[in-house]
Context: one part of a larger RNA
């Protein structure tokens, strides 16, 4: 000198564009963050409609007996909803969204292997979809219990389940051909034997289902090469290396187990401590280096704290289960509920870091055939000079160099063309008025917003500070004070005429900032 997610002192006028718990991965009040599909499916309630029935009885006619019977109300049919929450089923809840604690590792970041694998939803391609069964939940009825949540019996539906059929093809076995490679081996062919499939909706347009191959995205896994300190850590390792049978996994594999064998890594730093998420990148700097991992984007990891596994195309799953442990809470003491490192917000820690704000109108997810529902991702707005950029706080003219300060050698001199005073001009600013782009060539929809932006109109009216003047370093007098108060980044100033402390004039730098501390080239 440049930088900073910065704090602090003094100031502060406007606007665009960013940033905004570095500290306690410390605890949470409340409310929202993940649903959605009636075009898979039974019940029920709601509105509307059809039918019978009873009720009431308007009206009309009337021989005053009675007769038609509109409206409604009940209770049954029947049939239709952009209707309602619940249940049974499909998908989605592995994404998005946070945080880095933990990790010196194949965790990252490069470049490779898989002859050792998957891969839902999407694409293309080839074959199907025959015909059956029995449950169960909603729901009723009985029961336990404060409560959570059950527990018995009975009824029923399905794109929930389960069994048969066929299998072109894929899988298993068994044997054989020829072919090829990169070591275990690979692909291709026919043959035999074996098991293993489906599913309806429908607005009739089309949506779905099975199985099988190709692809496309996304995953797993392995390997060389890089990756802080410290030797005041020198020896670590018993599943520990390495073989075989055998499990297990989507797959290789000590991944696991029984046996055998005694190996294996280490002065090229094993091991052990200590820090610490990791890259694009960002800062600096001519570069080489050197320091940082905030915001953004990519990996990776972790959901109070430990262990676990369902399910599932994927999870050992932040707003699912289970099981310990610590803590809150509720309670009828017998038992229950909960996890903000998601977006507010709250206490608390601290020098410090924002709103219990708007809206799905865009992008993008998820679920739908769609319509549309959800969406604290996201556009948006508020708070903060936290950073950066860009504007203004007025222009011209104006000497009686007015007053006043301040100074003095008492003549001046300086503040100062500055002021006053005179035309003027409207950025920004206050009133009115007009008004979007972001939204699609069917239509419709815009939080942001009466915002930007344009048009009139008032009026200089409302906006300037902070440092610092010894020298490094641009900028000097005067008056107090007197090794006292007191400054300081370094030398150094003060002990009686201090340009260095205080103040005041007047001066320099920088400016809506300005300066001090902190970290880092």
């Nucleotide at each position: 000198g440049g930088a900073u997610g910065a704090a602090c002192g003094c100031u502060g006028g406007c606007g665009g564009c960013g940033u905004g718990c570095u500290u306690a991965a410390c605890a949470c009040a409340u409310g929202c963050a993940a649903g959605u599909c009636g075009a898979a499916c039974g019940a029920a309630g709601c509105a509307c409609u059809u039918u019978a029935a009873c009720c009431u009885g308007a009206u009309u006619c009337u021989u005053c007996g009675g007769a038609u019977g509109a409206a409604g109300g009940u209770u049954u049919u029947u049939g239709u909803g952009a209707c309602u929450g619940a249940g049974u089923g499909g998908c989605g809840g592995a994404c998005g969204g946070g945080u880095g604690a933990g990790u010196a590792a194949c965790g990252c970041g490069u470049g490779g292997g898989u002859a050792a694998c998957c891969u839902g939803c999407c694409u293309c391609a080839u074959a199907c979809a025959g015909g059956g069964g029995g449950a169960u939940a909603a729901c009723a009825g009985u029961u336990a219990g404060a409560a959570a949540u059950g527990a018995c019996u009975g009824c029923u539906a399905a794109u929930a389940c389960c069994g048969c059929a066929u299998a072109a093809g894929a899988c298993c076995a068994c044997a054989g051909a020829g072919c090829c490679g990169c070591a275990u081996g690979g692909a291709u062919c026919g043959g035999u034997g074996g098991g293993a499939a489906a599913a309806a909706c429908u607005c009739c347009g089309g949506u779905g289902g099975u199985a099988u191959g190709a692809g496309a995205u996304g995953g797993a896994c392995c390997c060389g090469c890089g990756u802080c300190u410290g030797a005041u850590u020198a020896g670590g390792u018993a599943g520990u290396u390495g073989g075989u049978g055998g499990g297990g996994u989507a797959a290789c594999g000590g991944c696991c187990u029984a046996c055998c064998a005694a190996g294996c890594c280490a002065a090229c730093g094993a091991u052990c401590a200590g820090u610490a998420g990791c890259c694009g990148a960002c800062c600096u700097g001519a570069g080489a280096g050197g320091g940082u991992g905030a915001u953004c984007g990519g990996c990776c990891a972790c959901a109070u704290u430990g262990g676990g596994a369902c399910u599932g195309a994927g999870a050992c799953a932040c707003g699912g289960c289970c099981c310990a442990a610590a803590c809150u809470c509720c309670u009828a003491c017998g038992g229950g509920a909960g996890g903000c490192a998601g977006c507010a917000g709250u206490g608390g820690g601290g020098a410090a870091u924002a709103u219990u704000g708007g809206g799905c109108a865009a992008u993008g997810g998820g679920g739908g055939g769609a319509a549309c529902c959800c969406u604290g991702a996201c556009c948006c707005a508020g708070c903060a000079a936290c950073g950066c950029c860009g504007c203004g706080u007025g222009g011209a003219g104006g000497a009686a160099g007015a007053a006043g300060g301040u100074u003095u050698u008492c003549g001046g001199a300086u503040c100062g063309u500055a002021a006053a005073c005179u035309c003027c001009u409207g950025u920004c600013c206050u009133u009115g008025g007009a008004g979007a782009c972001g939204a699609g060539u069917a239509g419709a929809a815009g939080a942001c917003g009466g915002u930007a932006u344009c048009c009139a109109a008032g009026g200089a009216g409302g906006a300037a500070g902070c440092c610092c003047c010894g020298g490094c370093u641009a900028a000097c007098u005067a008056c107090g004070u007197g090794c006292c108060a007191g400054c300081a980044g370094c030398c150094g100033c003060g002990g009686u005429a201090a340009u260095a402390c205080g103040u005041a004039g007047g001066g320099g730098g920088c400016a809506a900032g300005c300066g001090u501390u902190g970290u880092c080239c």
RNAcentral holds the full RNA, with entries from ENA and Greengenes. The part of an RNA shown here (small-subunit ribosomal RNA, 5' domain) has 521 nucleotides and comes from an uncultured bacterium. Its Rfam family is "Bacterial small subunit ribosomal RNA". Model confidence (mean pLDDT): 83 of 100.